[in-house]
RNA sequence: AGCAUUGUGGCGCAGAGGAAGCGUGUCAGGCUCAUAACCUGAAGGUCGGACGGAUCGAUACCUCCCAAUGCUA
Numbered sequence: 001a002g003c004a005u006u007g008u009g010g011c012g013c014a015g016a017g018g019a020a021g022c023g024u025g026u027c028a029g030g031c032u033c034a035u036a037a038c039c040u041g042a043a044g045g046u047c048g049g050a051c052g053g054a055u056c057g058a059u060a061c062c063u064c065c066c067a068a069u070g071c072u073a
Base pairs, nucleotide, nucleotide: 001072002071003070004069005068006067007066010024011023012022013021018056026042027041028040029039030038048065049064050063052062053061
C1' cells in the first nucleotide's frame, strides 16, 4: 500500500428498510437469623464518525473517513 472481516448499553453478543433486544453485570425491593442462590422491578445505547447520498422512512443499502484483527505485497 491492497483486500477481507469486525465496530450496537459496563462486558459478551442478536437484529428483518417501519426504528433496538438477549445474556451477564449495576441499583432497588422481596425471600432468609444472615449471605449466596432464587423471584420482582428499574436505570443504562439513538447503533465507530459524516448539516455525505438514494429513500416517505436507515442500526440495516451506497460513498468517504477512523479504529481493531487477519491475509497478501